[in-house]
């Protein structure tokens, strides 16, 4: 150095402006963001070669929302724990599986969905206003819960989430 095993912290960004309205960072027009590994012809360095300019499908870096793959939500299945005993019910845990979004067109070349230029696109779940009626608390404010109209629709704002995470990294140990 390379595998395997423990620890340990790190480990996702973004709403300004203007128009509608009773309400909007949720619509509308302009703007604003891009998580990990992997691919990879730009770019940086080093090395060869040359007197030099420079050249190298050499070597390291380094370079994708939308090219391959992964995480996060979700949804299943068997299983372990726990629910003071069962438990076909639930919680919760890792593990298996599954669902899961988006890219053209022009340049230049040998070679591009990666580079240049141009136009495009995409983004989990749950919450969000009001006007009335009717019931419960409550001294009140107000709150909580059912109906009846009407309504507004989140990548960015609030929750699950001080959470889990790909995987980068460093220590210790074992093994080659």
């Nucleotide at each position: 150095a390379c595998g395997c095993g423990c620890u340990g912290g790190c480990g996702g960004g973004a709403c300004u402006c203007g128009g509608u309205g009773a309400a909007a960072u949720u619509c509308c027009g302009a703007a604003c963001c891009g998580g990990c590994g992997g691919u990879g012809a730009u770019c940086c360095g080093g090395c060869a070669c040359g007197c030099a300019a420079g050249u190298g499908c050499c070597c390291g870096g380094u370079a994708a929302g939308c090219c391959c793959g992964c995480g996060a939500c979700c949804c299943g299945g068997a299983c372990g724990u726990c629910g003071a005993c069962c438990a076909u019910c639930g919680a919760c845990g890792g593990c298996c599986g599954g669902u899961g979004g988006a890219c053209c067109u022009g340049g230049u070349g040998a070679g591009a969905c990666u580079c240049c230029a141009g136009g495009g696109c995409c983004g989990a779940c749950g919450g969000u206003u009001g006007a009335u009626c009717a019931g419960g608390c409550g001294a009140a404010a107000g709150c909580c819960c059912g109906g009846u109209c009407a309504g507004a629709c989140a990548g960015u704002c609030c929750g699950g989430a001080u959470g889990g995470g790909a995987g980068a990294c460093a220590g210790c140990g074992c093994g080659c």

This is a predicted structure of a 176-nucleotide RNA (FMN riboswitch aptamer (RFN element)) from Actinoplanes sp. DH11. NCBI's taxonomy places the organism under Bacteria, Bacillati, Actinomycetota, Micromonosporales, Actinoplanes. The sequence was found by an Rfam model in a public genome assembly.